This is a predicted structure of a 73-nucleotide RNA (transfer RNA) from a Thermoplasmata archaeon. The sequence is in RNAcentral, with records from ENA. Its Rfam family is "tRNA". Rfam's curators write: Transfer RNA (tRNA) molecules are approximately 80 nucleotides in length. Rfam classes the family as a transfer RNA. Rfam links the family to the GO term triplet codon-amino acid adaptor activity. Lineage of the source: Archaea > Methanobacteriati > Thermoplasmatota > Thermoplasmata. The same sequence occurs in records of 2 taxa.
RNA sequence: GCGAGUGAAGCUCAACUGGUCGAGCGCCGGCCUUCCAAGCCGGAGGUAGUGGGUUCGAGACCCAUCACUCGCU
Repeated sequence: GCGAGUGAAGCUCAACUGGUCGAGCGCCGGCCUUCCAAGCCGGAGGUAGUGGGUUCGAGACCCAUCACUCGCU
């Protein structure tokens, strides 16, 4: 320098022929317990790397760009 992949709650990931984003762990509160842990119940938390485009509507399609990973030179 060229090509490819990934980029979503604190972390690991789901959602799939575009229709108002969920789970586990973690966190907070409650119950239980002499206390802690475990267990049970409930709750908060994400406009999705960034900027544009297409569309009535995009996390998802297109373009650019940034970060990381892999391959080639």